Glycine riboswitch aptamer from Rubritepida sp., 103 nucleotides, folded computationally.

């Protein structure tokens, strides 16, 4: 000092499902009136998706091995999401901190 490995930050990229149905507010805009259409907020009801987290009686994999431990991109949707935006996001890219055994 290189290269590998894993942690931690930073930038970039990043998927899936509902412009949903009903109710109540608000504001426009048509209407003589009733009422209609749209935006926006908040509640319910059904459905749906998994790639923040979380859980599994679990694929796999370790150990002192019929017992114990680690656990997924598998599985459950608690919780999160489901025009668009934004937020988040398994992962991959590059950079920069130190750390850890090997070569």
């Nucleotide at each position: 000092g290189c290269a590998u490995c894993g942690c931690g930050c930073g930038c970039g990229g990043g998927a899936g499902a509902g412009u949903a149905u009903c109710c109540g507010g608000c504001a426009c805009c048509a209407u003589c009136a009733g009422u209609g259409g749209c935006g926006c907020c908040g509640g319910a009801u059904c459905g749906c998706c998994g790639a923040a987290g979380g859980c599994g009686c679990a694929a796999c994999c370790g150990g002192c091995c019929c017992c114990c431990g680690g656990a997924a991109a598998c599985g459950c949707u608690c919780a999160g999401g489901c025009a668009u935006c934004a937020a988040g996001g398994g992962c991959c890219g590059c950079g920069c901190g130190g750390g850890a055994g090997u070569g």
Rfam family: Glycine riboswitch aptamer. From the family's description: This family represents the bacterial glycine riboswitch.